This is a predicted structure of an 88-nucleotide RNA (c-di-GMP-I riboswitch aptamer). The sequence was found by an Rfam model in a public genome assembly.
């Protein structure tokens, strides 16, 4: 110095739920609040899922209905990158 195991958590995140706001929605973002987290730090790259504004199909007066990610989930799983406490 790096890999790799173990044991703890001072300190850190904070889910369901409420409340404002954003957004078409999913869902985010604050304040509350804890179900969890040893990467629940960071990154959608792959594979899972959510959603369908917009286009497409279809109809056509107008509507419903299917498919669509160019939007979202890293607290689904991988990948990848950083990094704390203590001990061998």
């Nucleotide at each position: 110095a790096a890999a790799u195991a173990c044991c703890u958590a001072a300190g850190g995140c904070a889910a369901a739920c409420c409340u404002u706001c954003u957004g078409a929605a999913a869902a985010g973002a604050a304040g509350g609040g804890a179900c969890g987290c040893a990467a629940a730090g960071c990154u959608a790259u792959g594979g899972a899922u959510c959603u369908a504004a917009g286009g497409a199909u279809g109809a056509u007066u107008a509507a419903a209905a299917u498919c669509u990610a160019c939007g979202a989930u890293u607290g689904c799983c991988a990948g990848g990158u950083u990094g704390c406490a203590u001990u061998a």